[in-house]
RNA sequence: AUCCAUAUAGCUCAGUUGGUAGAGCAUGAGACUCUUAAUUUCAAGGUUGUGGGUUCAAGUCCCACGUUGGGCA
Numbered sequence: 001a002u003c004c005a006u007a008u009a010g011c012u013c014a015g016u017u018g019g020u021a022g023a024g025c026a027u028g029a030g031a032c033u034c035u036u037a038a039u040u041u042c043a044a045g046g047u048u049g050u051g052g053g054u055u056c057a058a059g060u061c062c063c064a065c066g067u068u069g070g071g072c073a
Base pairs, nucleotide, nucleotide: 002071003070004069005068010025011024012023013022019056027043028042029041030040031039049065050064051063052062053061
């Protein structure tokens, strides 16, 4: 240089044919318990890499750019 893939909550990852962004773990609070642990309920936490485009509507489709990983030489 070229080709492929990657990015979404603090971490690991889902997100179906474009239609209100989710789970597990972690965190905070409550219940339970003599206390802790365990169990259980609830809550908080997101500019979906950046910038554009298409659309009534974009995590999802299109373009550009950079990131990380890999293939070939």
Predicted 3D model of a 73-nucleotide RNA (transfer RNA) from Podarcis lilfordi. The prediction has a mean pLDDT of 80. NCBI's taxonomy places the organism under Eukaryota, Bilateria, Vertebrata, Tetrapoda, Podarcis. RNAcentral holds the sequence, with entries from ENA and Rfam. Rfam family: tRNA. Gene Ontology term of the family: triplet codon-amino acid adaptor activity.